[in-house]
Context: one part of a larger RNA
């Protein structure tokens, strides 16, 4: 000077408390450990790993294993030789490949050759998802959107250093004020940016039948403690008016100096080391999907605030040409046939929703709850659904009656609950990213638990 203390003082945070809903028990989905395996590729491992890399493993992906093959190589540059390129076919084979038979001769041209492509050869080299994240860059997580971290000059101290940055107030804030051997400044804070809430102007197609209006999207305005009262030296705090909105209006982006030799050499780049007829490359099949057991994240439930049946209403964000797919017809249905429109405020997904509402039924039961599991019959994608996809119909009808110790999220259009869209994608979503519908309870307070800040 820091760090630490079951030392002290002050302050903050869904940290506790007050509430609401979960997890932990069940079944299933998914990730991980462990085990097994020819292989179950690799990485991530308290917070800061575990629906994480992976925005989607049938082949491919794919890095793993078995087998079959190649050796200047799947890819790049250079050299030599030959041939245009290209294309048809045969044998063998699981394919990759290997062996072979034909067709065919272009462009530029100084007639030497050249460009481009193919094949063979030679070696320089290629190649490596091989090792090292404790050699690195870059990027990221975390403390933490916490309020801190520093510098110049001056002053003090032999010096390390201190001061400033402390103190008294105040703030979300090292925010601001007052004071002070300090005076200033920088990175952070805040503001500038995007979005949402109100209004105005302009423009409106494809959007409303017309106008006020709604909607779309461009510009601008609006909020500043500006006004009033009270307290205060001030900063500021409390209350009020007006206002769509009030004291940072809500949300986002934005992450200081640094910490964890944190993570990533498998995204890419890259040092060093290692392999070079193999640790490189191609292919077929398998595996990444195994299953005694343990853990994480979720979905569905255990029911009457409900299940089922019928009727009926209201969204927003989005996506679409190798695409979205209407009307109509067939099918109980998944879906099929069909072919209109649309590169889309026009057409389609999509009458776009589901909870909600109205009527009926069930009567507390392992049930008209719950839907796992299994059998049969089908549909779709795709060369191909056996290992190993999704969906439909009929039948089957498991555990489960609200969950021990423990533990998580959330302070308002939030939690809870309901559906919709999108990315990935041929197909496959209980995950993820968004969108809207309905819409609460509680906060006395800071003693305690956890984390953080300031002074000592």
């Nucleotide at each position: 000077u820091g760090a630490c203390g079951g030392g002290g003082a002050c302050c903050c945070g869904c940290a506790c408390a007050a509430g609401c809903g979960g997890u932990g028990g069940a079944g299933c989905g998914u990730g991980u450990u462990c085990u097994u395996u020819a292989a179950u590729u690799c990485g991530a491992u308290g917070a800061u790993a575990a629906a994480c890399g992976a925005a989607g493993a049938a082949c491919c992906u794919u890095a793993c294993c078995a087998g079959g093959g190649u050796u200047u190589g799947a890819c790049a540059u250079c050299c030599u030789u030959g041939g245009a390129a290209u294309u048809a076919c045969u044998g063998u084979g699981a394919a990759a490949g290997c062996a072979g038979u034909g067709a065919g001769u272009g462009c530029c041209c100084u007639c030497g050759g050249g460009a481009g492509c193919c094949a063979a050869g030679u070696g320089a080299c290629a190649g490596g998802u091989g090792u090292u994240g404790c050699a690195u860059g870059g990027c990221c997580g975390u403390c933490g959107u916490c309020a801190g971290c520093u510098c110049g000059u001056g002053u003090c101290g032999u010096g390390a250093g201190a001061u400033g940055u402390u103190u008294g107030g105040u703030u979300a804030a090292g925010u601001c004020c007052a004071u002070c051997a300090a005076c200033g400044a920088g990175c952070g804070c805040a503001a500038c940016c995007c979005u949402u809430g109100u209004g105005a102007u302009u423009a409106g197609u494809u959007g409303a039948a017309u106008u006020u209006u709604u909607c779309u999207a461009a510009u601008c305005a609006u909020a500043c403690u500006g006004c009033c009262c009270c307290g205060g030296c001030a900063a500021c705090g409390g209350g009020g008016a007006g206002g769509a909105a009030g004291g940072a209006g809500g949300g986002g982006a934005u992450g200081a100096u640094g910490u964890c030799a944190g993570g990533u050499c498998a995204g890419u780049a890259u040092u060093a080391c290692c392999c070079u007829u193999a640790c490189a490359c191609c292919c077929u099949g398998g595996g990444c999907u195994a299953g005694a057991a343990a853990c994480g994240c979720g979905c569905u439930a255990c029911a009457a605030u409900g299940g089922c049946c019928g009727g009926u209403a209201c969204a927003a964000c989005g996506g679409g040409c190798a695409g979205c797919c209407a009307a109509g017809u067939c099918g109980u249905g998944a879906g099929a046939c069909g072919g209109a429109g649309c590169a889309a405020a026009u057409c389609c997904c999509a009458c776009c929703a589901a909870a909600a509402c109205c009527g009926g039924u069930c009567c507390u039961a392992g049930u008209u709850c719950g839907g796992a599991u299994u059998g049969c019959a089908g549909g779709c994608u795709g060369a191909a659904a056996c290992u190993c996809g999704c969906c439909u119909g009929c039948a089957c009808g498991a555990a489960g009656u609200c969950g021990g110790a423990a533990u998580c999220g959330c302070u308002a259009g939030u939690a809870a609950u309901c559906g919709c869209a999108g990315g990935u994608c041929a197909g496959c979503a209980c995950a993820c990213u968004g969108c809207g519908g309905u819409g609460a309870a509680u906060a006395c307070g800071u003693u305690c638990c956890c984390g953080g800040g300031u002074c000592u």

Predicted 3D model of a 456-nucleotide part of an RNA (small-subunit ribosomal RNA, 3' major domain) from an uncultured bacterium. RNAcentral holds the full RNA, with entries from ENA and SILVA. Model confidence (mean pLDDT): 83 of 100.